[in-house]
Bacterial large signal recognition particle RNA from a Candidatus Caldatribacteriaceae bacterium, 265 nucleotides, folded computationally. It matches the Rfam family "Bacterial large signal recognition particle RNA". The family is grouped with related families in Rfam's "SRP clan". On this family, see Rosenblad et al., Nucleic Acids Res 2003: "SRPDB: Signal Recognition Particle Database". It is recorded under the gene name ffs. The sequence is in RNAcentral, with records from ENA.
RNA sequence: UCGUGCUAGGCGGGGAGUUAGCGGUGCCCUGAACCUGCAAUCCGCUAUAGCAGGGUCGAAUUCCGGCAUGAGGUCCUUCCUUUCAGCCCUGGCCGGGGAGAGGGGACGUUGAGGGUUGGGUCCUGCGCGACGAAUCCUCACCAACCCCGCCAGGCCCGGGAGGGAGCAACGGUACGUGAGGCUCUUCGGGUGCCGCAGGGGUGCCUGAUCGGAGUCACCGGCCCUGGCACAGCUUGGGAGGAAGCGAUCGAGUGACGGUGCACGA
Numbered sequence: 001u002c003g004u005g006c007u008a009g010g011c012g013g014g015g016a017g018u019u020a021g022c023g024g025u026g027c028c029c030u031g032a033a034c035c036u037g038c039a040a041u042c043c044g045c046u047a048u049a050g051c052a053g054g055g056u057c058g059a060a061u062u063c064c065g066g067c068a069u070g071a072g073g074u075c076c077u078u079c080c081u082u083u084c085a086g087c088c089c090u091g092g093c094c095g096g097g098g099a100g101a102g103g104g105g106a107c108g109u110u111g112a113g114g115g116u117u118g119g120g121u122c123c124u125g126c127g128c129g130a131c132g133a134a135u136c137c138u139c140a141c142c143a144a145c146c147c148c149g150c151c152a153g154g155c156c157c158g159g160g161a162g163g164g165a166g167c168a169a170c171g172g173u174a175c176g177u178g179a180g181g182c183u184c185u186u187c188g189g190g191u192g193c194c195g196c197a198g199g200g201g202u203g204c205c206u207g208a209u210c211g212g213a214g215u216c217a218c219c220g221g222c223c224c225u226g227g228c229a230c231a232g233c234u235u236g237g238g239a240g241g242a243a244g245c246g247a248u249c250g251a252g253u254g255a256c257g258g259u260g261c262a263c264g265a
Base pairs, nucleotide, nucleotide: 001265002264003263004262005261006260009057010056011055012030013029014028015027020046021045022044023043024042034054035053036052037051038050063258064257065256067254068253069252072249073248074247075246076244077243078242079241080240081239082238083237084236085234086233090231091230092228093227094226095225096224097223098222102219103218105216106215107214114210115209116208117207118206119205120204121203122199123198124197125196126195127194128192129191131188132187133186134185136181137180138179139178140177141176147172148171149170155164156163157162
């Protein structure tokens, strides 16, 4: 070096997820990718980390190693779009309060703000007035009978003369009704440019007085505070997309290097 037979090993791998961890089933990527059985309410294992059975290739195109390249996945950062929420921050909008040295004005030495003192407004009681009601007064009406007067007719008594009760009509009156008056009396209250007394209060108006120069707060800005939720706002959540020679895992590909035993020639 060649031939024969073996052995290690190969006949796919990877990402996310799951798991204490590893591998598989399921999802995704890559890809020319042996067979049978098992598995998500999971299955099998334990750092040599699928198990069980069978088949096939076999020391190299196929196994092993680092290097280069690299599909794809995951994470991070930044940005964009969209959606939900929020008011801690910023801007915006709507209020309240304060200070007041900016702007424009008004009042003020014919006296500002402020102090003192009185009155009104407020409350309570009493009075007076007005109003209303009742009472009262005047007038009118008013009782089939159970009110009065007079009582036709009729009725009753009587020999008669005469007598009696009494309905209607007429007249009147009581209760009551209506109209008017309003002097007196009583009562009432969303009653009053009224009076007296007491209280309360410094908000408003006003008088007097002290004193002597500021006062008002419209606009802009400032400070504090309440609210709205519009935003190039966020102590926040979700979805989608783009970028980074960001981090990490990495199939596949390329060239290079490495790889056992026995027998025979």